A computed fold for a 522-nucleotide part of an RNA from an uncultured prokaryote, annotated as small-subunit ribosomal RNA, 5' domain.
The full RNA is in RNAcentral, with records from ENA.
Its mean pLDDT, the model's own confidence on a scale to 100, is 85.
Context: one part of a larger RNA
RNA sequence: AACGAACGCUGGCGGCGUGUUUAAGACAUGCAAGUCGAACGGGAUGAAGUUGUAGCAAUACCGCUUCAUUCAGUGGCGGACGGGGGAGUAACACGUGAGUAACCUGCCCGAAAAUGGGGAAUAGCCCGAGGGAACUCGGAUUAAUACCGCAUGCGAUCCUAAGAUUAAAGGCGGCGCAAGCUGCCGCUUCUGGAUGGGCUCGCGGCCUAUCAGCUUGUUGGUGAGGUAACGGCUCACCAAGGCGACGACGGGUAGCUGGUCUGAGAGGAUGAUCAGUCACACUGGAACUGAGACACGGUCCAGACACCUACGGGUGGCAGCAGUCGAGAAUCAUUCGCAAUGGGGGAAACCCUGACGGUGCGACGCCGCGUGGAGGAUGAAGGCCCUAGGGUUGUAAACUCCUGUCAUCGGGGAGUAAGGUCUGCAGUUUAAUAGAUUGCAGGAUUGAUAGUACCCGAAGAGGAAGAGACGGCUAACUCUGUGCCAGCAGCCGCGGUAAUACAGAGGUCUCAAGCGUUGUUC
Numbered sequence: 001a002a003c004g005a006a007c008g009c010u011g012g013c014g015g016c017g018u019g020u021u022u023a024a025g026a027c028a029u030g031c032a033a034g035u036c037g038a039a040c041g042g043g044a045u046g047a048a049g050u051u052g053u054a055g056c057a058a059u060a061c062c063g064c065u066u067c068a069u070u071c072a073g074u075g076g077c078g079g080a081c082g083g084g085g086g087a088g089u090a091a092c093a094c095g096u097g098a099g100u101a102a103c104c105u106g107c108c109c110g111a112a113a114a115u116g117g118g119g120a121a122u123a124g125c126c127c128g129a130g131g132g133a134a135c136u137c138g139g140a141u142u143a144a145u146a147c148c149g150c151a152u153g154c155g156a157u158c159c160u161a162a163g164a165u166u167a168a169a170g171g172c173g174g175c176g177c178a179a180g181c182u183g184c185c186g187c188u189u190c191u192g193g194a195u196g197g198g199c200u201c202g203c204g205g206c207c208u209a210u211c212a213g214c215u216u217g218u219u220g221g222u223g224a225g226g227u228a229a230c231g232g233c234u235c236a237c238c239a240a241g242g243c244g245a246c247g248a249c250g251g252g253u254a255g256c257u258g259g260u261c262u263g264a265g266a267g268g269a270u271g272a273u274c275a276g277u278c279a280c281a282c283u284g285g286a287a288c289u290g291a292g293a294c295a296c297g298g299u300c301c302a303g304a305c306a307c308c309u310a311c312g313g314g315u316g317g318c319a320g321c322a323g324u325c326g327a328g329a330a331u332c333a334u335u336c337g338c339a340a341u342g343g344g345g346g347a348a349a350c351c352c353u354g355a356c357g358g359u360g361c362g363a364c365g366c367c368g369c370g371u372g373g374a375g376g377a378u379g380a381a382g383g384c385c386c387u388a389g390g391g392u393u394g395u396a397a398a399c400u401c402c403u404g405u406c407a408u409c410g411g412g413g414a415g416u417a418a419g420g421u422c423u424g425c426a427g428u429u430u431a432a433u434a435g436a437u438u439g440c441a442g443g444a445u446u447g448a449u450a451g452u453a454c455c456c457g458a459a460g461a462g463g464a465a466g467a468g469a470c471g472g473c474u475a476a477c478u479c480u481g482u483g484c485c486a487g488c489a490g491c492c493g494c495g496g497u498a499a500u501a502c503a504g505a506g507g508u509c510u511c512a513a514g515c516g517u518u519g520u521u522c
Stems, first nucleotide, its partner, number of pairs: 001521003005518005012369006018362002020327001025325003029322003034077003039074002042071009052061003084280001086278001094204007103197002108193003112189002115186001116150001118148002126139005155166004170185006206252003213243003218240008255277004259270004282303005305316004333359001335358003341355001342353004372402004382393004406463001408458005419445001421443009466511005471492003477506005487494002
């Protein structure tokens, strides 16, 4: 000098930060990943129209069509991002610089081509059955942008060539009697890009020799398998290699980096918050789906733990946000909002978002402000000291005149809002004045923070100072008590009857809403 600090005494306000360093211990409760009806069939509710039945009629009922809202299911995209903690890891894990003619890349952008014609199922619904539950089984029936053939081949793959193999899906609008034309969003093949990743290599960064030898898929080759891809990655066979005092192998410790702290620097220490990256998700193992996972809030198996049970069997995973118990010297609210920024879905409106934006708590840190200003000596009283004369506290107080920061009360009151939506006009597309899209103008609107910041006014010095030290180092001295006792102490050292070193008091010094102590680093 510094700190994610703790402890003691004390404590007025604000801004900006920051807050389980320990048990990767266990977790009650709520929320943290959904969305799309413009992919699909259906259920429910409401509205309108209508055939029929009953009735003289009003009307009631059954059915059908259309529209709107909503729901479980099939289907699509997203749940691989975002968020968390640092257990493991001494490793191409990280940093930096290269390589990939050895590779992948959903959504996005550019370019080319295509989007023809069929089929069989299945969930849901209905019927039946089993079970305490979780849930499961059988039958019948149905749709699709779900699934499967056929056709075509700009292309792509294989191939010396000839040739062979290989795709798709529709939805929502507009005009039209129809045929058809047309807009938007999609689907399929191929190619280029962008973005994101995989893999390989050079170099760099801990301790230990009281660890000196280590290694059999080990090192290399041939062939095969496997992968997006190279490779003992895996396997069969062959050879006997490979690493090591330039520290192999073993043991200990540890996520790494940008950075942070310190220091004149070199260096040393460190890796909280923020950012990049890696590994992990109760413990161990495994794959499935997918562009991407061997997947925190997915699946399966095993284990420990906990819960439910009709004892047959099931369920769970806060190192997400709050919160609880435990551990500890020690670390917060079971808060508000999606208004902004960003993300997922959707044509959109919009929905979701404990990411995020806010508020709250803690002097935990940094910074700022205040606790009043000026005048005021008969130097009041009181305290303390005294050589008893006085000195000091001390312009300090009282008293007089002012001011009004902050806090308090009253009134006014933002910015954070960009957009989205409706109407009109113009342009583009088009056969079109539909529709779609771009721009301009106008209307009504969208704020958690919050009646907050800020402004104005009111009252009144009123509500706001402590902590440590005073022998030397080290700024600051006397009295009383105690008597090697009680005690102090960072080092030197004080205390045994005049202690500036213990304890109290007065005074003084230093910092100040803090001041000291302890711990750690330089």